[in-house]
Molecule: Bacterial RNase P class A
Organism: Chloroflexota bacterium
RNA sequence: CAGGCCGGCCGGGCGGUCGCGCCCUGCCUCGCGCAGGGUGAGGAAAGUCCGGACUCCACAGGGCACGGUGCUGGGUAACACCCAGACGGGGUAACCCGUGGACAGGGCCACAGAAACAGACCGCCAGCGGGAGGGGCCUUGGGGUCCCUCUGCGGGCAAGGGUGAAAAGGUGGUGUAAGAGACCACCGGCGCGCUGGGUGACCGGCGCGGCCAGGCAACCCCCACCGGGAGCAAGGCCAAGCAGGGGGGAAGCGCGGUCGGCUCGGCCGGUCGCGCGGGAGGCGGCCCGUCUCCCUGGACCCCCGGGUGGGCCGCAUGAGGCGGCGGGCAACCGCCGUCCCAGAUAGAUGACCGCCACCCCGACCUCCGUCGGGGGACAGAAUCCGGCUUACAGGCCGACCUGGGCU
Numbered sequence: 001c002a003g004g005c006c007g008g009c010c011g012g013g014c015g016g017u018c019g020c021g022c023c024c025u026g027c028c029u030c031g032c033g034c035a036g037g038g039u040g041a042g043g044a045a046a047g048u049c050c051g052g053a054c055u056c057c058a059c060a061g062g063g064c065a066c067g068g069u070g071c072u073g074g075g076u077a078a079c080a081c082c083c084a085g086a087c088g089g090g091g092u093a094a095c096c097c098g099u100g101g102a103c104a105g106g107g108c109c110a111c112a113g114a115a116a117c118a119g120a121c122c123g124c125c126a127g128c129g130g131g132a133g134g135g136g137c138c139u140u141g142g143g144g145u146c147c148c149u150c151u152g153c154g155g156g157c158a159a160g161g162g163u164g165a166a167a168a169g170g171u172g173g174u175g176u177a178a179g180a181g182a183c184c185a186c187c188g189g190c191g192c193g194c195u196g197g198g199u200g201a202c203c204g205g206c207g208c209g210g211c212c213a214g215g216c217a218a219c220c221c222c223c224a225c226c227g228g229g230a231g232c233a234a235g236g237c238c239a240a241g242c243a244g245g246g247g248g249g250a251a252g253c254g255c256g257g258u259c260g261g262c263u264c265g266g267c268c269g270g271u272c273g274c275g276c277g278g279g280a281g282g283c284g285g286c287c288c289g290u291c292u293c294c295c296u297g298g299a300c301c302c303c304c305g306g307g308u309g310g311g312c313c314g315c316a317u318g319a320g321g322c323g324g325c326g327g328g329c330a331a332c333c334g335c336c337g338u339c340c341c342a343g344a345u346a347g348a349u350g351a352c353c354g355c356c357a358c359c360c361c362g363a364c365c366u367c368c369g370u371c372g373g374g375g376g377a378c379a380g381a382a383u384c385c386g387g388c389u390u391a392c393a394g395g396c397c398g399a400c401c402u403g404g405g406c407u
Base pairs, nucleotide, nucleotide: 001403002402003401004400006398007397008396009395010394012356013355014354015353016352017351018350020040021039022038023037024036025035026034027033042378046389047388049387050386051385052384053383054231055230056229057228066227067226068225069224070223071085072084073083074082075081086099087098088097089096090095100222101221105220106219107216108215109214121161122160123157124156125155127153128152129151131150132149133148134147135146136145137144138143169187170186171185172184173183174182188212190209191208192207193206194205195204196203197202235313236312237311238310245304246303247302248301249300252276253275254274255273256272257271258270259269260268261267277295278294279293280292281291282290283289320339321338322337323336324335325334326333327332358375359374360373361372362371363370364369
């Protein structure tokens, strides 16, 4: 210098004008009205995918069912997160990716292929056939016998061919009719026993064994561990009027008819009529009088509790930020100091202008540079926090690897 790989950080700055939410102070005509001051989005505030805090409900313990997690050790409030490691795979390397069990059982494995787990298409092999063809020999002839090829039948084999992403350990030999871990040697892999190291995943050594039957568990399943449910529209408080719910008050009483019930007592309830009484209204200036309506209720008055809208709390001091020291390989933890950093409720955090910085284009210029024009992403709090994932114009910093060059 070129290419790569990993991690961290920023994601415009300053000023002016106008505007918005919240808080504090002051003033008044008291209305969140005016003035002044302070403060006001993100690395993802996003997706709402995990984990917690908090709240209400449920709950003796244990089990079943259901859901989740899944190599080991550590970190953490917890996690599907993070750190360190183990094994396998990829890469020259830095580095990246993957992770319980497929000898407990069931299920599945597209297309092709005979067969996707014990299968036979081609093939190899011997046997049998009063099947066909050809040839040799014997026979006077009919024919007999032997061999070769094709074919048929029921068998043996799994070496070779072929299919496939994947086909039953590899090489060499023994063996056989042909073959084959059928057997032998070496290699690979698996299992068992003993043993050394490591907290552990796991790594190493020795011996023995059968020679060894694939893949998928994000299909069911098995094993280990974890999980009660719902969520800030959680939940709590205050509550006038209207509507609705509950309770109480208020002028009714007597007699008779009729219907129903019964504990059979004109006892209870419904209904109708009459009389007395009460209330409201009309006629009337008022009383009397008279007419109409009502008299246990759905009107009126009082009390009680609940809910919607509304207001307040929850709700901004927190597993908090920054700095230093210490422990730890690290994630992270401890101690000390310091700071207070949005809080709306249909939802404020914006718009314009100027200058500077950055990038692009054009012109001038020997260079430094000057002038003119243009551009700046993804997105936006709503109870809070820890993660993951996804989106993102442009830029900065650091560690490491490979190749080339120079000293």